[in-house]
RNA sequence: AAUAUCCGCUAGGGGGGCCGGAAGAGUCCGGCUGAGAGGUUGGCCCGAAGAUGCCAAUGACCCUCCGAACCUGACCUGGGUUAUGCCAGCGUAGGGAAGCACAAGGCAUAUUUG
Numbered sequence: 001a002a003u004a005u006c007c008g009c010u011a012g013g014g015g016g017g018c019c020g021g022a023a024g025a026g027u028c029c030g031g032c033u034g035a036g037a038g039g040u041u042g043g044c045c046c047g048a049a050g051a052u053g054c055c056a057a058u059g060a061c062c063c064u065c066c067g068a069a070c071c072u073g074a075c076c077u078g079g080g081u082u083a084u085g086c087c088a089g090c091g092u093a094g095g096g097a098a099g100c101a102c103a104a105g106g107c108a109u110a111u112u113u114g
Stems, first nucleotide, its partner, number of pairs: 001112005006106002008100003011064004017032006023052001026045001039058006070095003076089004
């Protein structure tokens, strides 16, 4: 110096896994992967030899067509693990939620060149 990514506002979409221990009425502690494993409030349902649920709002996190955030396939296939979408495949598969502003800026990140 060039290229790409990132940045502001508003709106929206999404996900409650697995293992161990305790507790015993809808609870608590610890561990694994991950950005995040669900915090708070309200309602519904359940109702005691064993339930640990469902819905909504809101907060955190990620994603919004350059869309692998997330769903279906899927109680899928192979590998691995105490176990699990833990890893890879499936996947140029099918779905899936956006507009404006700005950038001629930044001594932010990465690559290339001098």
Molecule: TPP riboswitch aptamer (THI element)
Organism: bacterium